[in-house]
RNA sequence: ACGCUGGAAAGCGACCGGGGCGACCCGGUCCACCGACGGUGCAAGCCGGUCCCCCGGGCCCGGUGAACCUCUCAGGUGCCGAUGACAGCGU
Numbered sequence: 001a002c003g004c005u006g007g008a009a010a011g012c013g014a015c016c017g018g019g020g021c022g023a024c025c026c027g028g029u030c031c032a033c034c035g036a037c038g039g040u041g042c043a044a045g046c047c048g049g050u051c052c053c054c055c056g057g058g059c060c061c062g063g064u065g066a067a068c069c070u071c072u073c074a075g076g077u078g079c080c081g082a083u084g085a086c087a088g089c090g091u
Base pairs, nucleotide, nucleotide: 001091002090003089004088005087006086011031013030014029015028016027017026018025019024032077033076034075038073039071041069045064046063047062048061049060051058052057
């Protein structure tokens, strides 16, 4: 990389416009909510600097710095389906 398998959360919200005989569907705005495409933030450690020091080191500042943590920008929110981080197997 390819194939197979497993694989979540959260609104049948309100209003407006359009479509449909209808059940409903599509788009927009607002409110609420979710975190597992993407994106934001950072702990230890490491690096640099100021100061202190019993010269072993220590405080502070800056940089770097991962995630399924965090934020919720993007995305998503009835069931099913689809998507899907991640995991297993095979080539």

Notes
Predicted 3D model of a 91-nucleotide RNA (Glycine riboswitch aptamer) from uncultured Iamia sp. Its mean pLDDT, the model's own confidence on a scale to 100, is 79. The organism belongs to Iamia, within Bacteria. Rfam family: Glycine riboswitch aptamer. Rfam describes the family as follows. This family represents the bacterial glycine riboswitch.